About this RNA
A computed fold for a 508-nucleotide part of an RNA from Wigglesworthia glossinidia endosymbiont of Glossina brevipalpis, annotated as large-subunit ribosomal RNA, domain I. The source organism's lineage runs through Bacteria, Pseudomonadati, Gammaproteobacteria, Enterobacterales and Wigglesworthia glossinidia. It is recorded under the gene name rrlB. Its Rfam family is "Bacterial large subunit ribosomal RNA".
[in-house]
Context: one part of a larger RNA
RNA sequence: CGUACACAGUGGAUGCCUAGGUAAUCAGAGGCGAAGAAGGACGUGCUAAUCUGCGAAAAGUGUCGGUAAGCUGAUACGAAGCGUUAUAAUCCGGCAAUAUCCGAAUGGGGGAACCCGAUACAUUAGUAUCAUCAUUAAGUGAAUUCAUAUCUUAAUGAAGCAAACCAAGAGAAUUGAAACAUCUUAGUAUCUUGAGGAAAAUAAAUCAACCGAGAUUCCCUUAGUAGUGGCGAGCGAAACGGGAAAAGCCCAGAGCAAUUACAAUAUUAUAUAUUAUAAGAAUAGUAUGGAAAGACUAGCAAAAAAGAGUGAUAGCCUCGUAUUUUAAAAUAUAUAUUUUUGUAGCUCAAAAGAGUAAAACGAGACACGUGAUAUCUUGUUUGAACACGGGGGGACCAUCCUCCAAGGCUAAAUACUCCUGAUUAACCGAUAGUGAACUAGUACCGUGAGGGAAAGGUGAAAAGAACCCCGGCGAGGGGAGUGAAAUAGAACCUGAAACUGUGUACGU
Numbered sequence: 001c002g003u004a005c006a007c008a009g010u011g012g013a014u015g016c017c018u019a020g021g022u023a024a025u026c027a028g029a030g031g032c033g034a035a036g037a038a039g040g041a042c043g044u045g046c047u048a049a050u051c052u053g054c055g056a057a058a059a060g061u062g063u064c065g066g067u068a069a070g071c072u073g074a075u076a077c078g079a080a081g082c083g084u085u086a087u088a089a090u091c092c093g094g095c096a097a098u099a100u101c102c103g104a105a106u107g108g109g110g111g112a113a114c115c116c117g118a119u120a121c122a123u124u125a126g127u128a129u130c131a132u133c134a135u136u137a138a139g140u141g142a143a144u145u146c147a148u149a150u151c152u153u154a155a156u157g158a159a160g161c162a163a164a165c166c167a168a169g170a171g172a173a174u175u176g177a178a179a180c181a182u183c184u185u186a187g188u189a190u191c192u193u194g195a196g197g198a199a200a201a202u203a204a205a206u207c208a209a210c211c212g213a214g215a216u217u218c219c220c221u222u223a224g225u226a227g228u229g230g231c232g233a234g235c236g237a238a239a240c241g242g243g244a245a246a247a248g249c250c251c252a253g254a255g256c257a258a259u260u261a262c263a264a265u266a267u268u269a270u271a272u273a274u275u276a277u278a279a280g281a282a283u284a285g286u287a288u289g290g291a292a293a294g295a296c297u298a299g300c301a302a303a304a305a306a307g308a309g310u311g312a313u314a315g316c317c318u319c320g321u322a323u324u325u326u327a328a329a330a331u332a333u334a335u336a337u338u339u340u341u342g343u344a345g346c347u348c349a350a351a352a353g354a355g356u357a358a359a360a361c362g363a364g365a366c367a368c369g370u371g372a373u374a375u376c377u378u379g380u381u382u383g384a385a386c387a388c389g390g391g392g393g394g395a396c397c398a399u400c401c402u403c404c405a406a407g408g409c410u411a412a413a414u415a416c417u418c419c420u421g422a423u424u425a426a427c428c429g430a431u432a433g434u435g436a437a438c439u440a441g442u443a444c445c446g447u448g449a450g451g452g453a454a455a456g457g458u459g460a461a462a463a464g465a466a467c468c469c470c471g472g473c474g475a476g477g478g479g480a481g482u483g484a485a486a487u488a489g490a491a492c493c494u495g496a497a498a499c500u501g502u503g504u505a506c507g508u
Base pairs, nucleotide, nucleotide: 001507002506003505004504005503006502007501008500009499015493016457017456020428021427022425023424024423025422026421027420028419029417030416031161032160039102040101041100042055043054044053046078049075050074051073061096062095063094064093065092066091070082071081072080107116108115109114117130118129119128120127121126132158133157134156135155136154137153138152139151165196166194167193168192169191170190176183180230206213207212217244218243219242220241227235228234248409249408250407251353253348254347255346256345260344261343262342263341264340266338268336269335270334271333272332273331274330275329278324279323283298284297285296286295299316300315307319308318309317358382359381360380361379362378363377364376365375368394389404390403391402392401393400444451445450464492467479468478469477470476
């Protein structure tokens, strides 16, 4: 030095676990904001720090309910206190109060959390108001006579944030076509604007085919069909049929009448639901063991064998569960009641949307790339008819059929989930599952936009090792003690391998 075995060290795989995730289902909610949001800065405790809560009234204040024998949020002990049968501490919920500074930020400024004002009131301390735009109303009022612009005041509104879904405006390229230009990717990504809990669409100038249907939306089917297409790559319907859901109306006009109907609004009452709750059955013994819920023996309950916890696996120990139950206050919905506002009903007369339809040229949308190309939209130029009329039925014409454009409103079925509650999983189990089970969008990196970790497990219970010894009043260790176990000792469950060492044997 090597090999083998044994025993240690190192290391943190594996197993087991779950505090966190993931994907769904059913309900709820679908907004917050000048009454100052979202998000922050700084404070705030007996407190040095971080998290949580809160705001100079600062881990909190008042009040109304509930619950209650314990409590003063967590790391986190301790100190000092509060409360214990009631005038009840803490805690839970409803409604209020307070809510520094920044932030749309709004008195002016500004390098966010800072600086500097004016006015009114006020002894001081201080408190309140003062942005802009729009609409309405009133006043004022130039050049310039009337007027208008302007200006002033008041009231009301807006502004900003937020995950997806929705509508509209603008709109790529990588890519595919095995190159590439029409084409495709795709009206996608992205940007902008606007709205709602949904949005959009919607009551036939629609389809159909000589039979008929009867608004819109969504699903199934039709169908990868008919078509379209450098007829390449590809793109790709519709009607019928079957379902979900169903709802129809108003204006473009005069007159008349009633207090009825409907809608909204506010009040009251009742019911239901939500925001705190409450009641809730039934087991003992023996042995083993550190510990019984496991074993054995003998019982009980069940509208409750969902689940979780408890020193090993518990229907009957605890919390729960089935089933019942509660609301002073607030909110929502429904019904009724009353208040206010708005609309309508009947008769008659008729009325019935023009720079529109259409055309030419150029584009776009339609599954449809200009094609034989209908239909829809419209940039430019033109430009009808008036129900004895007009549009459509995929060039065009005739016949026939069908509908009535150029005004408007409309629930449901449909889409989504930043968020709340309940439940589920042949989903993950710490290199997995969210980036994040832990002080995580933290530490750290970057001028910045931005990028972005690692890191879980003592034990049933801290019972977390008093005391003694070595040592630097160390680190670390040895005794003692705790514990079922300390090779469970905090670098703490299990503790693989690589790697390191010690001992023995053999080889050299």